[in-house]
This is a predicted structure of a 72-nucleotide RNA (transfer RNA) from an uncultured archaeon. Its Rfam family is "tRNA". RNAcentral holds the sequence, with entries from ENA.
RNA sequence: GGCCUUGUAGUCCAACGGCUAAGACAUUUCCUUGACGUGGAAAGGACCGAGGUUCAACUCCUCGCAGGGCCA
Numbered sequence: 001g002g003c004c005u006u007g008u009a010g011u012c013c014a015a016c017g018g019c020u021a022a023g024a025c026a027u028u029u030c031c032u033u034g035a036c037g038u039g040g041a042a043a044g045g046a047c048c049g050a051g052g053u054u055c056a057a058c059u060c061c062u063c064g065c066a067g068g069g070c071c072a
Stems, first nucleotide, its partner, number of pairs: 001071007010025003018055001027043005048064005
């Protein structure tokens, strides 16, 4: 330098182009306990950036950034 691939809460991981972006761990609060832990309930927290296509984009396209792989 070329090609491929990935990017979503603090972490992991979903989401036929369409509804309020799902779940787990973690965090906070409450209940439970003599206390801790376990268990139960609730709450907050995310689409890498910029354009484009579309009635509508986390999803498709382009460029960039970052991680990984292959070739040179």